RNA sequence: AGUGAACGCUGGCGGUAGGCCUAACACAUGCAAGUCGAACGGCAGCACAGGAGAGCUUGCUCUCUGGGUGGCGAGUGGCGGACGGGUGAGGAAUACAUCGGAAUCUACUUUGUCGUGGGGGAUAACGCAGGGAAACUUGCGCUAAUACCGCAUACGACCUACGGGUGAAAGCAGGGGAUCUUCGGACCUUGCGCGAUUGAAUGAGCCGAUGUCGGAUUAGCUAGUUGGCGGGGUAAAGGCCCACCAAGGCGACGAUCCGUAGCUGGUCUGAGAGGAUGAUCAGCCACACUGGAACUGAGACACGGUCCAGACUCCUACGGGAGGCAGCAGUGGGGAAUAUUGGACAAUGGGCGCAAGCCUGAUCCAGCCAUACCGCGUGGGUGAAGAAGGCCUUCGGGUUGUAAAGCCCUUUUGUUGGGAAAGAAAAGCAGCCGGUUAAUACCCGGUUGUUCUGACGGUACCCAAAGAAUAAGCACCGGCUAACUUCGUGCCAGCAGCCGCGGUAAUACGAAGGGUGCAAGCGUUACUCGGAAUUACUGGGCGUAAAGCGUGCGUAGGAGGUUGAUUAAGUCUGUCGUGAAAGCCCUGGGCUCAACCUGGGAAUUGCGAUGGAAACUGGUUGACUAGAGUGUGGCAGAGGGUAGUGGAAUUCCUGGUGUAGCAGUGAAAUGCGUAGAGAUCAGGAGGAACAUCCGUGGCGAAGGCGACUGCCUGGGCCAACACUGACACUGAGGGACGAAAGCGUGGGUAGCGAACAGGAUUAGAUACCCUGGUAGUCCACGCCGUAAACGAUGGAUACUAGCUGUUUGGAUUUAGGUUUGAGUGGCUAAGCGAAAGUGAUAAGUAUCCCACCUGGGGAGUACGUUCGCAAGAAUGAAACUCAAAGGAAUUGACGGGGGCCCGCACAAGCGGUGGAGCAUGUGGUUUAAUUCGAUGAUACGCGAGGAACCUUACCAGGGCUUAAAUGUGUUUUGACGUUAUUGGAAACAGUAAUUUCUUCGGACAAAAUACAAGGUGCUGCAUGGUUGUCGUCAGCUCGUGCCGUGAGGUGUCAGGUUAAGUCCUAUAACGAGCGCAACCCUUGUCCUUAGUUACCAGCACGUUAUGGUGGGCACUCUAAGGAGACUGCCGGUGUAAACCGCGAGGAAGGUGGGGAUGACGUCAAAUCAUCACGGCCCUUACGUCCUGGGCCACACACGUGCUACAAUGGCCGGUACAGAGAGCAGCCACUUGGCGACAAGGAGCGAAUCUACAAAACCGGUCACAGUUCGGAUCGGAGUCUGCAACUCGACUCCGUGAAGCUGGAAUCGCUAGUAAUCGGAUAUCAGCCAUGAUCCGGUGAAUACGUUCCCGGGCCUUGCACUCACCGC
Repeated sequence: AGUGAACGCUGGCGGUAGGCCUAACACAUGCAAGUCGAACGGCAGCACAGGAGAGCUUGCUCUCUGGGUGGCGAGUGGCGGACGGGUGAGGAAUACAUCGGAAUCUACUUUGUCGUGGGGGAUAACGCAGGGAAACUUGCGCUAAUACCGCAUACGACCUACGGGUGAAAGCAGGGGAUCUUCGGACCUUGCGCGAUUGAAUGAGCCGAUGUCGGAUUAGCUAGUUGGCGGGGUAAAGGCCCACCAAGGCGACGAUCCGUAGCUGGUCUGAGAGGAUGAUCAGCCACACUGGAACUGAGACACGGUCCAGACUCCUACGGGAGGCAGCAGUGGGGAAUAUUGGACAAUGGGCGCAAGCCUGAUCCAGCCAUACCGCGUGGGUGAAGAAGGCCUUCGGGUUGUAAAGCCCUUUUGUUGGGAAAGAAAAGCAGCCGGUUAAUACCCGGUUGUUCUGACGGUACCCAAAGAAUAAGCACCGGCUAACUUCGUGCCAGCAGCCGCGGUAAUACGAAGGGUGCAAGCGUUACUCGGAAUUACUGGGCGUAAAGCGUGCGUAGGAGGUUGAUUAAGUCUGUCGUGAAAGCCCUGGGCUCAACCUGGGAAUUGCGAUGGAAACUGGUUGACUAGAGUGUGGCAGAGGGUAGUGGAAUUCCUGGUGUAGCAGUGAAAUGCGUAGAGAUCAGGAGGAACAUCCGUGGCGAAGGCGACUGCCUGGGCCAACACUGACACUGAGGGACGAAAGCGUGGGUAGCGAACAGGAUUAGAUACCCUGGUAGUCCACGCCGUAAACGAUGGAUACUAGCUGUUUGGAUUUAGGUUUGAGUGGCUAAGCGAAAGUGAUAAGUAUCCCACCUGGGGAGUACGUUCGCAAGAAUGAAACUCAAAGGAAUUGACGGGGGCCCGCACAAGCGGUGGAGCAUGUGGUUUAAUUCGAUGAUACGCGAGGAACCUUACCAGGGCUUAAAUGUGUUUUGACGUUAUUGGAAACAGUAAUUUCUUCGGACAAAAUACAAGGUGCUGCAUGGUUGUCGUCAGCUCGUGCCGUGAGGUGUCAGGUUAAGUCCUAUAACGAGCGCAACCCUUGUCCUUAGUUACCAGCACGUUAUGGUGGGCACUCUAAGGAGACUGCCGGUGUAAACCGCGAGGAAGGUGGGGAUGACGUCAAAUCAUCACGGCCCUUACGUCCUGGGCCACACACGUGCUACAAUGGCCGGUACAGAGAGCAGCCACUUGGCGACAAGGAGCGAAUCUACAAAACCGGUCACAGUUCGGAUCGGAGUCUGCAACUCGACUCCGUGAAGCUGGAAUCGCUAGUAAUCGGAUAUCAGCCAUGAUCCGGUGAAUACGUUCCCGGGCCUUGCACUCACCGC
């Protein structure tokens, strides 16, 4: 794009077409083929003359008669029922299409010629008599013809032996002047008919060529088969049939067989070539219930004829009969599905007839159906308050939307009324003219007039009236593909043509609003072509994606060198015939347009006939030598076959020497060995294979070929000449060769070695490893016929830049070398290629031939066939299933791949954890609740830097319904509050007292009410913000350029160097950004400035003592600003960057130490419970207030810590030295009391001024290795402090008690210098504190690092990959 369509929703009108694709299933009922009286005998029925009779109204009715007339049932006869109409079952050729042909027939029609004379005997109807239920039928008798049969004639016809022979007919109707008449007519004439015959036309039969579906898993078929001679038969050729003779005929150019199918013009599609199809219309064929057969006839083997058989249906009196819708309607059935038991012969056509006419379900019309095509309409203009309503919203508005309403118009269609066609011309009748004729008649032709004929249908069309009145749906809106939002739902319900959508914010499901498309239709389904170059003729491929046979030889076939002549098959060209009409196309015309109808043209690419051309291809016939081959002379070689020979090695046997192991492995064991192994020496046996040479060396078609020698033998190459003269190439079938394994028969068997046995390994180990070991491996003969039989690359020929090896010939040269062949390699140019690659040994450019491919799996399977002894090989499907499978390359990630490098990563060290007790967090369990979150590293002394109440989010119980904040509106009140008091656990509820201002407008306050709130409820997988981690690792990118079809690459790689993508050099890259570094803070040195509360050298005063005081600003210090460090200098190495050097100088030396600072990104990492926020949810509760409880539970498990286990220690006494930070509801000196926690008094200090004994350390004493003078848990008692309140559930003090624990299994953590270890101090939170936590501060102060093999993590380069959610992959 299309359809004979169907289904869903919807539906106003008209025109034109179309309408059982399925059951060639079965059919009730009606109709569809009759007609002719001008062929005939007739007359049952109807009508009318005529005749007779009756009634009588005297011109009407009735009865009888009457073939005389119009006509006519049945019958004889003629013509037609072979057309028209239906259907597509069968049929692969007896068909169809196109083009030819000769041996034929043809009713009616037409042309020409001739004839149409004279006889005969029957038979239906009918009558009579029978049979039968019926259908039907029997006997006897009568009768006619255009029925039937002879005779005569025979131009022409047919047959012929060329002498001859054979065979015909029918009349009917109209008219008529003369003549004749038996009055019937004869006769004449016209028309029709009849017989014979010649042509034509039409129709039909027959033959040939070409074309016409699939299957080779159908390869051979054929006996009247193929041909001949002679007959028969036919309208006609012919094995069509028969007798005889011969043995042929068809087939790989697909016979035979199987399956499927009506063919064509055309139709649909397509640019075309093609592909699909064969409804309607037209041509042909075939069929008519199924099968068979003939008769009649011009024509049939006959749809509405006959006979026989069969199935089915119906009638029956059971004896017997009838039937054939694939005609038109219609019924049942089948089916997704296809119409009225209509009208008319008015027109067109057909049959019969002289005609009038009759018949005609052909046909013309109407009915039904949106089935298709075409046309029309459902209104037009104006109309902003942009109405209402709906929907959305950022709440401002937007949109529906000029849409509606309103106002002004129009009237197609529809309704009503009126008018009103064309389709009709013939024939008939009358007149005139002409023809025919003896004729003014009949008949025929023309013309004029006239009458009559319409199913559709009062239809098309026209006019008028009223009135917007009667008329819009369907699909879609994620992309393809035009058109977007809200709500509902929550991987459900559902959608879906492909991709895919839906798991709580769905433009994809459902609904709505809006929009888009088409429109009386719109969608869906089915089917065909296209896109699909996806079977490739036009127009594809085959190294790696599917695809080169394992390799030669060679048949058919295909294709084939140079040059003449000829031919004309191919080829080109002119003409002729045909290629039906319709259709398509072009151009006119007719319906108002269009669809539709119609005139003309073009086209029909084809086939046939004929004339011409001769370049090319082919045929025939000459010639040639460049292809190919032969001869001559050489050359190289693991080419093949066969016979013989050789040495090394393994094993075995014999003998000698000799003693305890050998062998084997990652380590072992099985095994061998004291019966003497292994080792070693000598001798012997036997089989197999041939080290070194050995080489991207050689040979061969491939498989393949490797010691040496002989014999036989194939091929190749080179050189120069001679000969043949296209002999050449490829090659379907065919046949030959063909590794290894395997099979058969017979040998042989040293080593090796499937199977098998044993030992190991392992979770297992039917394996890898070890010890043995049978077939086999070897030989002869015969099979098998396959391999990653690979260059994954068929063969032949020609052409197309180079460079460089190597094998083997030739030419030339003094030599170096140069050159020319044939092989075999590497790198590259153009080109090709999807790329990788290939590139004269092509995968380039071309020609010829062959094989093969057409998504993956199923499957190289099944069945069948062929081959084989078998194993199996060859050929080789389908059902079903998937939406991919595959190739090459790219980025990453990954690897029990490689290289380089780094890190407390390992190693070297120090100290821990894991064992104990306790603290704390988590899991689990428990509970009314034990609120919630965090869960490998990157959760677990985490959120929490302070859970007794509060906090608090949880639970139980008791209350409230807007508490707190804020605003507005309305109403009411004069309160609110304070004090006292009652109930209560409190919240709360109640009682009493007291209680505003005013300019009277109100102000203020409270209460009630409405809106407005509130939620630590859910979603961190809707989010912002913040944070962890890889990782302070050195990376992550961009612009322009260049390379690549592209993904992408380059830069960023390479060589060095660095802590560093830090820098340098090189470089198709050049630059740049975020990171690194630096800039910032702190610390270490110095300088300047300043000098209180800090400091005190010098001067002075004073104290038991003290910067206490005057004074000073030098020093320390404080806090502002500067300086300083940059590989700057020196030496060495290096192109450079840089590195090295207890270098110099310096407080500090190579980023000086520490901190802050965290690239692009990863983990849907964490957090909705800090906060914010979308959506959802609750609203007398999931909100809020209060009391009490819980978050502190406890068989258990884990993490992080504290204290210890002691003598480097504990205890007692004495002595010394910090830094940082904090403080008024605070820090608290000092005094007094208390053993103490602390209490009571009470100075100073809002702080460089006041407040705090630093501890380890050091000195002295004691303890003497014990569960202790270690250790301090637990428990009892007594207290202190905070606080409304220490029961659950605080800390601290004192007295008493005195548990485990004696250095910790497997495993595991931290740390590289002021670090680890150890010692104390401070702060935040905070009433107090479960702090042994967190964060800071200083004191004392080590050990070790050979090094990068290994473990872990990371970076760069490279390699492989079937991963890309990325190895926790697949």
Molecule: small-subunit ribosomal RNA
Organism: uncultured bacterium